[in-house]
This is a predicted structure of a 72-nucleotide RNA (transfer RNA) from Methanocorpusculum sp.
RNA sequence: GGGCUUGUAUAUCAGGGGUAGAUAGCUACGUUCGCAACGUAGAUGCCGCGGGUUCAAAUCCCGCCAAGUCCA
Numbered sequence: 001g002g003g004c005u006u007g008u009a010u011a012u013c014a015g016g017g018g019u020a021g022a023u024a025g026c027u028a029c030g031u032u033c034g035c036a037a038c039g040u041a042g043a044u045g046c047c048g049c050g051g052g053u054u055c056a057a058a059u060c061c062c063g064c065c066a067a068g069u070c071c072a
Base pairs, nucleotide, nucleotide: 001071002070003069004068005067006066007065010024011023012022013021018055026042027041028040029039030038048064049063050062051061052060
């Protein structure tokens, strides 16, 4: 220098055009003398950044950034 993959909640990851989700974690309440476990409720995010296409973009296209991997 070039090819490919990935970037989404605090963490691990789904979702691949039409209101952004799961699990764990966190907070409050209930239960307990108290803790754990359990139950109920809640907060999470401008979906890496910029632009384009579209009535509508996390999703499709282009550029950039970062991480991983392969080739030179």
Lineage of the source: Archaea > Methanobacteriati > Methanomicrobiales > Methanocorpusculaceae > Methanocorpusculum. Rfam family: tRNA. By type it is a transfer RNA. Rfam describes the family as follows. Transfer RNA (tRNA) molecules are approximately 80 nucleotides in length. The same sequence occurs in records of 3 taxa.